[in-house]
RNA sequence: GCGGGUGUAGCUCAGUGGUAGAGUGUCUCCUUGCCAAGGAGAAGGUCGCGGGUUCAAAUCCCGUCGCCCGCU
Numbered sequence: 001g002c003g004g005g006u007g008u009a010g011c012u013c014a015g016u017g018g019u020a021g022a023g024u025g026u027c028u029c030c031u032u033g034c035c036a037a038g039g040a041g042a043a044g045g046u047c048g049c050g051g052g053u054u055c056a057a058a059u060c061c062c063g064u065c066g067c068c069c070g071c072u
Base pairs, nucleotide, nucleotide: 001071002070003069004068005067006066007065010024011023012022013021018055026042027041028040029039030038048064049063050062051061052060
């Protein structure tokens, strides 16, 4: 330099055009003599960044950045 994959909650990931989710973690409450386990609830997101298409974009298109793999 060329090609491919990947980027979504603190972490691991789902979500192939129509209200952004799960597990885990965090906080509060219940249960317990205490802890752990268990139960209930809550908070937490410019969907890497910029632009385009569309009534509507995490999702489609273009550019760009980081990481991973391959080729040279």
Transfer RNA from a bacterium, 72 nucleotides, folded computationally. The sequence was found in a public genome assembly. It matches the Rfam family "tRNA". Rfam links the family to the GO term triplet codon-amino acid adaptor activity.